[in-house]
Context: one part of a larger RNA
RNA sequence: UGACGGGGGCCCGCACAAGCGGUGGAGCAUGUGGUUUAAUUCGAAGCAACGCGAAGAACCUUACCUGGGCUUGACAUGCACGGGAAAGCCUUGUGAAAGCAGGGCCCUCCUUCGGGACUCGUGCACAGGUGCUGCAUGGCUGUCGUCAGCUCGUGUCGUGAGAUGUUGGGUUAAGUCCCGCAACGAGCGCAACCCCUGCCUGCUGUUGCUAACGGGUAAUGCCGAGGACUCUGCAGGGACUGCCGGUGAUAAACCGGAGGAAGGUGGGGACGACGUCAAGUCAUCAUGGUCCUUACGUCCAGGGCUACACACGUGCUACAAUGGCCGGGACAAACCGAAGCGAUGCCGCGAGGUGGAGCGAAUCGGAAAAACCCGGUCUAAGUUCGGAUUGCAGUCUGUAACUCGACUGCAUGAAGCUGGAAUCGCUAGUAAUCGUGGAUCAGCUACGCCACGGUGAAUCCGUUCCCGGGCCUGCACU
Numbered sequence: 001u002g003a004c005g006g007g008g009g010c011c012c013g014c015a016c017a018a019g020c021g022g023u024g025g026a027g028c029a030u031g032u033g034g035u036u037u038a039a040u041u042c043g044a045a046g047c048a049a050c051g052c053g054a055a056g057a058a059c060c061u062u063a064c065c066u067g068g069g070c071u072u073g074a075c076a077u078g079c080a081c082g083g084g085a086a087a088g089c090c091u092u093g094u095g096a097a098a099g100c101a102g103g104g105c106c107c108u109c110c111u112u113c114g115g116g117a118c119u120c121g122u123g124c125a126c127a128g129g130u131g132c133u134g135c136a137u138g139g140c141u142g143u144c145g146u147c148a149g150c151u152c153g154u155g156u157c158g159u160g161a162g163a164u165g166u167u168g169g170g171u172u173a174a175g176u177c178c179c180g181c182a183a184c185g186a187g188c189g190c191a192a193c194c195c196c197u198g199c200c201u202g203c204u205g206u207u208g209c210u211a212a213c214g215g216g217u218a219a220u221g222c223c224g225a226g227g228a229c230u231c232u233g234c235a236g237g238g239a240c241u242g243c244c245g246g247u248g249a250u251a252a253a254c255c256g257g258a259g260g261a262a263g264g265u266g267g268g269g270a271c272g273a274c275g276u277c278a279a280g281u282c283a284u285c286a287u288g289g290u291c292c293u294u295a296c297g298u299c300c301a302g303g304g305c306u307a308c309a310c311a312c313g314u315g316c317u318a319c320a321a322u323g324g325c326c327g328g329g330a331c332a333a334a335c336c337g338a339a340g341c342g343a344u345g346c347c348g349c350g351a352g353g354u355g356g357a358g359c360g361a362a363u364c365g366g367a368a369a370a371a372c373c374c375g376g377u378c379u380a381a382g383u384u385c386g387g388a389u390u391g392c393a394g395u396c397u398g399u400a401a402c403u404c405g406a407c408u409g410c411a412u413g414a415a416g417c418u419g420g421a422a423u424c425g426c427u428a429g430u431a432a433u434c435g436u437g438g439a440u441c442a443g444c445u446a447c448g449c450c451a452c453g454g455u456g457a458a459u460c461c462g463u464u465c466c467c468g469g470g471c472c473u474g475c476a477c478u
C1' cells in the first nucleotide's frame, strides 16, 4: 500500500422487514444434464450457462451420420499450352440425385491478323477448412455497477515503497455542494447538454377534425364550407430551491408552504470511469501459430439435430362461482401491407374456399380489441371446472408434412381440489391482470422474444439479522 475478519463506526440497494403475485406438486411447451444412437453437429457452466448464440432445424439451413460422387476444385487471382464465337439453349443413356458418358442447335466483339476480351480442357502456382488453440490476439460483449469512485501536474512530508490532495465537520442520489485544512489546481467518471412522455403558445390544416352556417340521408363529416376543438408535425415557452416561513454556522442544504400541468433529479430511455473475473466468443467477422490437401476441402440423396428409464432451469394452461358457457352492448395504443394487406358478397358447422372493391396507405385493408357492462344459465360436483391423450374426417403452406408442420370439426375426455423443504419478482400507472402488434418467416412446433395500450392495487414500523456495495478506522497478514 492492499486484501481479509463470525473487529468497530457511519451510510446505501426490493438486501431484509411490511405487502401482493408466483416457482417448487399436475399436464404440456421449451432449454440443459444424463443416457441412448451410425449421428443424436458445435458453443454457453454459480451469481453473470440452462425460451442462451437460434429474430423460425420437414428439404435448404447444417457445421453431424450413412451412402454415392468430384479433385486447380462450390469460390479468388496469376502463368503456360491446347481448343472454342463468349455465352446460352435443347436433348439421350445410367442414376436417388450429384455425377459420369454422349448427341444436337447456335456461329460474337475488337484487331497492328501476332493476338486480346470471354470461356472450356490439361498442367502449375494456389484455393478451401464452422479443423485446434479465446491461456498467442483484435474487435465486440457479460459482470461487479449508474456503484461513486479512479487518477494526474506542481508543491509539501518521508531514506524509500508511498503519503498528502481524496482525510475532517455538515450535506447530497452523487468525490453533489459548503466550510475547514500543506496543499493549490486539473483530468476520466457524477450531473447537465441528446431522445420519449406530462402543460401551454405560435405555425401547419390533408388523407385528420366538425363548434357555427348551408345541403343531403334510413344513418354516418356524407357534401359545400370552416381552423374554433381533438389531433398530426415543427418551432418555442415552462421548473431554477426562483418566491415565502422555519431549522442550520450568517454556508451548503433540509423541512413546510404558495403559485403551478408539473417541485426539489417530474417520470422513462440512451449513456457504463480506472479496473476485476487468463470471464465469454478462433462457429459473426478479422487474425498469429499449428494441422488436413483425391481430404479435416467440395457436391448430392437419405437420415440426424425432434431419440427417452430419468434429473434440473425457464415458461404456458389449470385446479374453478371475484368462475365457466350463451346472447347483446362499449372503449385503445403501437405496428404491418405490392411476389403484399385483402373489404362487401357468395359457399362451408369450421379451419378455409371463391371472388376481387380499395390501398405503396392519417385516405384502403389486417381489425374483432380483450378484460369490462347488461341479460340468461350452471349450483359445489373431478362438475357445463380442466383440457392432456387418442381415434376418425378435413383445411392450408410447400416439389415434398412417414420420420418431423400448423390449424379445424366430431368423438375421447387423463393428471390436477392451491402444491414439502426451499425459492423468485415487484415501491406506482409499478405488481397483478386483459388483449393488440412486430421482427424472423413459404409454413410453423411462439406458450419464446421485442414493443403497445386497457383495468389497476397492497405495503415500506424500521435497519437487529441474510446478501451485495461505499467511506473512515485499530489489530494479525502481504
Stems, first nucleotide, its partner, number of pairs: 002477001007473007015463002019426005026317008034308002042053002064303007073126001077125008088105007108117003128292002131290003137286002139281003142277001144275001149188006155164003168179003194269004199237005205231001209226002213224003240263001243257005319419001323378007335366003340359002345354003385416001390411007432455007
Record summary: Small-subunit ribosomal RNA, 3' major domain from an uncultured bacterium, 478 nucleotides, folded computationally. RNAcentral holds the full RNA, with entries from ENA and SILVA.